[in-house]
RNA sequence: UGGAUGUCACUCUGGAGAAGCUCACGAACUGGGUGCCGAAGGGGCAAAGCGGAGCGGGACAGCGCCGCCAAUCUCUCAGGCAAAAGGACAGAGGAUACACA
Numbered sequence: 001u002g003g004a005u006g007u008c009a010c011u012c013u014g015g016a017g018a019a020g021c022u023c024a025c026g027a028a029c030u031g032g033g034u035g036c037c038g039a040a041g042g043g044g045c046a047a048a049g050c051g052g053a054g055c056g057g058g059a060c061a062g063c064g065c066c067g068c069c070a071a072u073c074u075c076u077c078a079g080g081c082a083a084a085a086g087g088a089c090a091g092a093g094g095a096u097a098c099a100c101a
Base pairs, nucleotide, nucleotide: 001101002100005097006096007095008094010093011092012091013090014089019034021033022032023031024030035081036080037079041077042075043074044073049068050067051066052065054063055062
């Protein structure tokens, strides 16, 4: 220097759903009520896979048991239900880490 991959309190762009409900003087990151949404965060799920000891066997195979493990699936604790903000995720840039040449 090139380039694969990972990461991010950074920058730009795109970015869904669901009540501008109701009571309270009533705007909301307020309190009560009712109805909803899933894409911050959080919890749950393993047919397969990985690991462990055991049974089995000459060695395999095979057998069940235990543990680990994902999501845009699921729950709706948190959050949200006009706009703004936020927003998983995606693209570009930047920074950084580290194989390789």
Molecule: Glycine riboswitch aptamer